[in-house]
Notes
c-di-GMP-I riboswitch aptamer from a marine sediment metagenome, 80 nucleotides, folded computationally. The coordinates come from a structure-prediction model, not an experiment, and the mean pLDDT is 85.
RNA sequence: GAGAAAGGCUAAUCCAUCGUAAGGUGGAGACGCAAAGCUACGGACCCUUAGCGAAAGCGAAGGGAGGCCGAGUUGCCGAA
Numbered sequence: 001g002a003g004a005a006a007g008g009c010u011a012a013u014c015c016a017u018c019g020u021a022a023g024g025u026g027g028a029g030a031c032g033c034a035a036a037g038c039u040a041c042g043g044a045c046c047c048u049u050a051g052c053g054a055a056a057g058c059g060a061a062g063g064g065a066g067g068c069c070g071a072g073u074u075g076c077c078g079a080a
Stems, first nucleotide, its partner, number of pairs: 001077001008033002013028006031067001037073003041070003045064004051058002
């Protein structure tokens, strides 16, 4: 970061399966993506929940999510 080239990944949804759940895995499927490769370090978000509370609600601790933002790190091409 292109009116290139070679490619790559894959949202929603559906099926199967694991999980209390968020969500994960495999197959189908492509909304999209120049890192939509990897990393839970920070903020925000989601789930479970001890406890507090008349209730509404707050919420330690644990878990999730990299396609929310920031950050770290690795990688293809090479026009302006």